[in-house]
């Protein structure tokens, strides 16, 4: 887009159209096919007539019956049908055709009969029977008879042929009806036409080969029968044919076309309504009648079914029109009318007509109208929404002026009929009235795709066509505002095309995405060199038939437009006819350059058969010889004193053939390898003698075909599935040893497949090169060489390809033929068949699942892949740590509560530079509620310190002196009370964020802009060679440059000058005084830059050694951290968004915990001793800090911590301050004169207060520990390691942390290896990135599916039985009007009866072929 729709919401109006797709299911009720008296005879008769009143005759009319026509047509419906059923052109010389038109002749005379009617008689009824009567255009003889039909004879034209046509001649046959109103209708014959049917042939239009062979009336012929007519349409004979791979036969499906719907077309779907045609009419038969059926609303006969019966027997057939019930998602009215248009009978009037013309239902569908129009900002209410300022909604509305389309109501009032006749219908239309009144919804709104925003929920509840949305800030759910969109519709749902070049004629592919047969050789078949000639099949013009009509396109026209309707052009198919011959066919002729022969060469694992050789393994003999041998990563199984392995000799077998060897030969592939003989195929190259297109490709077919693997027989040395036996391992049905059987190995058979791979089918022509290599050929030639075929490489340009790549051995650019592919999986599986001894091959599905499989290339990431190259990473050392004892922080456990956080390296002496109260957030108890804190507002003028009582305190009560500070005098500050907005939260969420901060890592990387290269994603630069600590700095290069990072600038130390010298220093015993050389302070400068020399190095970058120097190649050391990983920490530093909490999750007090203690972890102290303990000894010797609510000397007291006391000092001044390891004596290897835990006992210090919980000191007790198992840490020089000192926090409390000096080693061979970590390459099914990905059982749970002992149906055909109904034939059994005959009888007939073929259903049987189901089973699929 489209629709015969259907469903959910909605629903004003007209026109035009459509309106059982589903049960060819079953029907109740009406109605849908008559008609003629001008065919006939009764019978009836209103009305006149007569009457003897019983009747009788006339006559309009009505009509049951006989007869005429018509019921074969209109109208349904799509069961069957794959067919000469349709379509289209032919043909019929092989026919028929009533009514109708045309023309030509006729109509003369008998006859014998039945319905109706009348009696009687049977039956419920339907219907009948016997017997009489009776007409006719009903029936039957006769004459008449061609132009008629039949024979037989001839002549004439035609035609492809059976033969047609016309003419003459002669024989025999064959009609017919009348009615009347006198004009008509109509009758018989024959010819012609129209019409309409039949029969035939040629082309077209559906799936299946997992249907491949079908056929006996089958094919022909003769010959009879039948038929309107050809025809095996029938029968009797004779022959053996006929159909198919060009798809026959079976099965499935299905009415067919014109058309419709789509589409640029070609083409794919479809096949309602309209219109052609075909089948059917309850299932299946069968005639009859007739022009015409084997007959929808006729008949007979069977079988179903439904009705009526007096049970004895009738009766029926809506796929006509309404209508009913079923079935269904779903499809109207028991409607008017014959006024039109038609059809049937009729001379007509006229009857009939559910044909049809209209009405009535349905938004089904198309088209048109409306629902108002113009002004109207205070941009109103109310609605969302909001950054609170406003925005939308919105001229939208209200209000004002307008209009009347449709609707309603009143009036007129048609065409459709040119005289009458209207169902539609008082309807179409026209004209008045009033009155904005009565008339808008549906769907979307994340993106394809117009259209966004709140709030509610919170992986729920839902959404969803594809992607995909929801897990507390949803533009995706659900609702509301608003927007969009179409609109009396609007969406969904289904079906078809369309996009889809995704079955590719047009117009598609096959190296790696599906997808070249494994190879050959060839039937069919397809395509085929070069000239000439001729023909006209294709082919191409022209001109006709025919393509009904409607549809469609054009253009023009009628309904107010439009759908709707009308007219007029055009297009395609197929026959025929003329004409053209260049290309494709036939057909002759010819040619030689494809193709083949023939001739001279020539390589070479081509193939098959037979003999031969030597090397090694193994075996056996036999020596020598003695304890091993083998095997492995180590080993053990396993062989050896029975004597092996080794080594020599001799032998026996059976495979295999080293080096030559080679991206070297040979073959059509698999494929072939000592030497030599035969036989044999094939290729190339030279010639250019012959044939003269003999070519190519090749479904089916046939050969050939690697291992493995059967089968029969041999054969076995070595090898070596299964097997054993040892190891390895958690296990090890395995890698790997030791053994070892079928195979391998020969002959004859069988299979028939492989990653049979160049994953590239055969043929043939053409299109730049280079370089190797194997076989000819030719030219030159000292030599190097050069041209050519034929093959096998390698790069490479054009061109091709998604890329990769491929490139004369094409995947290039063209022909020709074959094969195959068509989204993964299910599956190369099921079933069927064919093969085969199996084992399998070979052909080869659907169910049902997913939204992807797959290529090829980019980045990254990884990797028990390479290479290169850092790092106290390892080694090479020193010194711990894991063992004790104590501290400390973690767990984990306890607890009223042990607050909360960090959790691998990067958490655990970490936030916290210091928890008795406070801190503190925790927990128990007591309290406050505009609050402990902040802003506004109103009252008031105090407040406040200070005392006093209750309380654990908060807190309440109550005494109160003094009277504050600014001012522009209003106030304002400051405090009380009060109302509310608000405060307050260490409450959530570091996965909603900001700052900050760790880690990779002080690793050397991260990145831009041109340009270039690539379809892209990307690359390049940044890679390479080299160096460097360093993307460091050199060269090289499609890159040139550039930016954050490195490096350097900065502090600090090491040398020195200069300048300045107090408190520092000082040549002075000591002060004061001088001074400023030293030492030191603290500012400027100087110095190191691979600057110089030498060597290597590519003439560079640099490296290496050396000079001078205080220092030498970034001198040491600090600050400084690039893009960026880790949803890394932090909402408890601080800020913040959203959510929570508001007499409580805010606040104020007390007391408690944060300090707990079977137990583990982490980091740290002290040790375990003699490098040490204790003691002593004196004019030992640093640095760097800190002091005022402070550090504190001299002296005093005290054993000691301290204590009184207070001198300097706000500090180059005083104070802390004592430095400690040094030395010297003593102990002499013990749990000791080690080590200090624990634990009493007495003090001292800080604080309101040291019980839970401080720190000191004195005595006095003296635990564990004797150098620490696996494992692990730091360090490369003034460093480890060992001494002590100060400093923040801090009233008080350090084994910790941040400085600070002092003493002061040892080792580094190197880069295999652990670990991190940097560059290049590599592969990759990863991309949340190896903490990835992902296989297969086995456990459950559903899905469909195969298999199944069976079990139930369904189909189309056989074979046999039975055998209606009817035609056809026999028939003297019975009957018998017309003609014949005097009569008997005859001729004929019979709806009569009998028989016989043939023959529906139905019976029986075996097979086939489909479905369903079935217990158990087998595999798939999904979660």
């Nucleotide at each position: 887009g489209a629709c015969g729709a259907a469903c959910g919401c909605u629903g004003g109006c007209g026109g035009c159209g459509c309106g059982c797709c589903u049960a060819a299911c079953a029907c109740a009720u009406g109605c849908a096919a008559g008609u003629c008296g001008a065919a006939c005879g009764g019978a009836c008769g209103a009305c006149c007539c007569c009457u003897u009143c019983g009747g009788g005759g006339g006559a309009a009319g009505u009509u049951a019956g006989u007869g005429g026509c018509g019921g074969a047509c209109g109208g349904g419906u799509g069961a069957g049908u794959a067919a000469c059923a349709c379509g289209u052109g032919a043909g019929u010389a092989a026919u028929c055709u009533g009514c109708c038109u045309u023309u030509g002749u006729g109509a003369g005379g008998g006859g014998a009969a039945u319905a109706a009617c009348g009696u009687u008689c049977g039956g419920a009824a339907a219907c009948g029977a016997a017997c009489g009567c009776u007409a006719a255009a009903a029936c039957c003889g006769c004459a008449u008879a061609a132009u008629g039909u039949a024979u037989a004879a001839c002549c004439a034209u035609c035609g492809c042929a059976u033969g047609a046509u016309g003419g003459u001649u002669a024989u025999a046959c064959c009609a017919a009806a009348u009615a009347u109103u006198u004009a008509u209708a109509g009758c018989a014959c024959a010819a012609a036409g129209a019409u309409g049917a039949g029969c035939u042939c040629g082309c077209g239009g559906c799936u299946g080969a997992u249907u491949a062979g079908a056929u006996a009336g089958u094919u022909g012929g003769u010959g009879a029968g039948g038929u309107a007519a050809u025809g095996g349409c029938u029968c009797a004979c004779c022959a053996a044919g006929u159909c198919g791979a060009c798809g026959a036969u079976c099965a499935g499906u299905a009415g067919c076309c014109g058309g419709a719907c789509u589409g640029a077309g070609a083409g794919g779907u479809u096949g309602a309504u309209c219109g052609g045609c075909c089948a059917c009419a309850u299932u299946g038969g069968g005639a009859c009648u007739g022009a015409g059926a084997c007959a929808c609303g006729g008949c007979c006969c069977c079988g179903a079914c439904u009705c009526c019966u007096a049970c004895g027997g009738g009766a029926g057939g809506c796929a006509g029109c309404a209508g009913u019930g079923g079935g269904g998602g779903a499809u109207a009215u028991u409607g008017c009318a014959c006024a039109a248009u038609g059809g049937g009978g009729g001379a007509a009037a006229c009857c009939c007509u559910g044909a049809u013309g209209c009405a009535g239902c349905g938004a089904c569908g198309c088209c048109g109208c409306g629902u108002g129009a113009g002004g109207g900002a205070a941009g109103a209410c109310g609605g969302c929404c909001u950054u609170c300022g406003g925005g939308u909604u919105g001229u939208a509305a209200a209000c004002c002026u307008c209009u009347g389309u449709c609707a309603u109501c009143g009036g007129g009032g048609a065409c459709g009929a040119u005289a009458a006749u209207g169902a539609c219908g008082g309807u179409a239309c026209c004209c008045g009235a009033g009155a904005a009144g009565g008339a808008a919804g549906c769907u979307a709104c994340g993106g394809c795709u117009a259209a966004c925003u709140a709030c509610g929920u919170g992986c729920c509840a839902g959404c969803a066509g594809c992607c995909g949305c929801g897990g507390u800030a949803a533009u995706a759910c659900g609702u509301a505002g608003g927007u969009a969109g179409c609109a009396a519709g609007c969406g969904u749902u289904g079906u078809c095309c369309g996009g889809a070049a995704u079955u590719a004629c047009u117009g598609g592919g096959u190296g790696u995405a599906a997808a070249g047969g494994g190879a050959g050789c060839g039937u069919a078949g397809g395509c085929g060199g070069g000239a000439a000639g001729u023909u006209a099949a294709g082919u191409u013009g022209a001109u006709u038939g025919u393509a009904u009509a409607a549809c469609u396109u054009a253009u023009g026209g009628g309904c107010u437009c439009a759908a709707c309707c009308c007219a007029u052009a055009a297009u395609c198919g197929c026959g025929a006819u003329c004409a053209a011959a260049a290309c494709u066919g036939g057909c002759u002729u010819u040619c030689u350059u494809g193709a083949g022969u023939g001739g001279a060469g020539u390589a070479g694992a081509g193939g098959c058969a037979g003999g031969c050789g030597g090397a090694a393994u193994u075996c056996c003999u036999a020596g020598u010889g003695u304890a091993g041998c083998g095997g492995u990563g180590a080993a053990a199984u396993g062989c050896g004193u029975a004597g092996a392995u080794a080594u020599u000799a001799g032998g026996a077998g059976g495979a295999a053939c080293a080096c030559c060897a080679g991206u070297g030969g040979c073959g059509a592939a698999g494929g072939c390898g000592g030497c030599c003989u035969g036989c044999u195929g094939g290729g190339c190259u030279c010639u250019a003698a012959c044939u003269g297109a003999c070519g190519c490709u090749g479904a089916g077919g046939c050969u050939c075909g690697a291992a493995a693997g059967c089968g029969u027989g041999g054969g076995u040395a070595g090898c070596a599935a299964a097997c054993a036996g040892g190891a390895u391992u958690a296990g090890a049905u395995a890698c790997c040893c030791u053994g070892g059987u079928a195979g391998u190995c020969c002959a004859c058979g069988c299979u028939g497949u492989a990653a049979a791979c160049g994953a590239u089918g055969a043929u043939u022509a053409c299109u730049a090169g280079g370089u190797g290599u194997g076989g000819g050929g030719g030219a030159g030639u000292a030599c190097c060489u050069c041209c050519u075929c034929c093959g096998u490489g390698c790069c490479g340009g054009a061109g091709u390809u998604a890329a990769c790549a491929c490139a004369a051995u094409a995947a290039g650019u063209a022909a020709u033929c074959c094969a195959c592919c068509u989204g993964g999986g299910g599956a190369g599986u099921a079933c069927g068949g064919u093969c085969g001894c199996a084992a399998g091959a070979c052909u080869g599905a659907a169910a049902c699942u997913c939204a992807a499989a797959g290529g090829a290339a980019u980045u990254g990431a990884c990797g028990g892949g390479g290479g290169c190259c850092c790092g106290c990473a390892c080694a090479a050392g020193c010194a711990g740590u894991g063992g004790a004892g104590u501290a400390u922080g973690u767990g984990g456990u306890u607890u009223a509560a042990u607050u909360c956080g960090a959790a691998g390296c990067a958490a655990c002496g970490c936030g916290a530079a210091g928890a008795a109260c406070c801190u503190u957030a925790c927990c128990g108890g007591g309290u406050c509620u505009u609050g402990a804190c902040a802003u506004c507002c109103c009252u008031u003028g105090c407040a406040u310190a200070a005392c006093u009582c209750a309380g654990a305190g908060a807190u309440g009560a109550g005494u109160g002196a003094a009277a504050u500070c600014u001012u522009u005098c209003g106030g304002g500050a400051c405090a009380a009370g009060g109302a509310g907005a608000c405060a307050g939260g260490u409450g959530g969420u570091g996965c909603a964020u900001g700052g900050u901060u760790g880690u990779c890592g002080u690793c050397a990387g991260c990145u831009c802009g041109u340009g270039u290269c690539g379809u892209g994603a990307g690359a390049u630069g940044u890679u390479g060679g080299g160096u460097u600590a360093a993307g460091u700095c050199c060269c090289g290069c499609a890159a040139c440059g550039a930016g954050c990072g490195c490096a350097a600038c900065c502090c600090u130390u090491a040398u020195g000058u200069u300048u300045a010298g107090u408190u520092g220093c000082u040549a002075c015993g000591c002060a004061a005084g001088a001074g400023c050389a030293c030492u030191c302070u603290a500012a400027a400068c100087a110095g190191a830059c691979u600057g110089c020399c030498g060597u290597u190095g590519a003439c560079a970058a640099a490296a290496c050694g050396g000079a001078g120097g205080a220092a030498g190649g970034u001198g040491g050391g600090g600050a400084u951290g690039a893009c960026g990983u880790c949803a890394a920490a932090u909402c408890a530093u601080c800020a913040u968004g959203c959510c929570c909490c508001u007499u409580a999750u805010g606040a104020c007090c007390c007391g408690g915990g944060c300090c707990a203690c079977a137990c583990a972890c982490g980091u740290a102290c002290u040790a375990c001793a003699a490098u040490g303990g204790u003691g002593a000894u004196a004019a030992a010797c640093a640095g760097a800090g800190g002091g005022a609510a402070g550090c504190a000397a001299u002296a005093c007291a005290g054993c000691g911590a301290u204590g009184u006391g207070g001198a300097g000092c706000g500090a180059a001044c005083c104070c802390c301050c004592a430095a400690a390891a040094a030395u010297c004596a003593u102990c002499u290897c013990a749990g000791u004169u080690c080590a200090g835990a624990u634990u009493g006992c007495a003090g001292g210090c800080u604080g309101c207060a040291a019980c839970u919980c401080g720190c000191c000191u004195g005595c006095a007790u003296g635990a564990a520990g004797u150098c620490g198992g696996a494992a692990u840490u730091g360090c490369u020089a003034g460093u480890a390691a060992u001494c002590g000192c100060a400093g923040a926090u801090c009233a008080g409390c350090a084994u910790g942390c941040u400085g600070c000096g002092g003493u002061g080693a040892a080792u580094a061979c190197g880069u295999u290896c652990c670990c991190g970590g940097g560059c290049c390459u590599u592969g990759u099914a990863c991309a949340c990135a190896c903490c990835g990905c992902c296989c297969g059982u086995c456990a459950c749970a559903c899905c469909a599916u195969g298999a199944g002992a069976g079990c139930c149906g369904g189909u189309a055909a056989c074979a046999c039985c039975c055998g209606a109904a009817g035609u056809c034939a026999a028939u003297a059994g019975u009957c018998u009007a017309a003609c014949c005959g005097c009569a008997a009888g005859g001729a004929g007939g019979a709806a009569c009866g009998u028989u016989g073929c043939c023959g529906a259903a139905g019976g029986u049987g075996g097979g086939a072929u489909u479905g369903g189901u079935a217990a158990u089973u087998a595999g798939g699929g999904u979660g």